[in-house]
A computed fold for a 72-nucleotide RNA from a Paracoccaceae bacterium, annotated as transfer RNA. The source organism's lineage runs through Bacteria, Pseudomonadati, Pseudomonadota, Rhodobacterales and Paracoccaceae.
RNA sequence: GCGGAUGUAGCUCAGGGGUAGAGCAUAACCUUGCCAAGGUUAGGGCCGUGGGUUCGAAUCCCAUCGUCCGCU
Numbered sequence: 001g002c003g004g005a006u007g008u009a010g011c012u013c014a015g016g017g018g019u020a021g022a023g024c025a026u027a028a029c030c031u032u033g034c035c036a037a038g039g040u041u042a043g044g045g046c047c048g049u050g051g052g053u054u055c056g057a058a059u060c061c062c063a064u065c066g067u068c069c070g071c072u
Base pairs, nucleotide, nucleotide: 001071002070003069004068005067006066007065010024011023012022013021018055026042027041028040029039030038048064049063050062051061052060
């Protein structure tokens, strides 16, 4: 230099045009004599960044940045 993968909640990941979800973690409460385990509820992200397409973009297109892999 070229090609590919990936970036979404504190962490691991889903969602592939129509109000962004799960598990774990965190907080409160219930259950228990206490702990652990279990249950209910809540808080937390406008989706790496900047543009474009569209009535509407996490999702499609372009550029760019980070990480990883391959080729030269």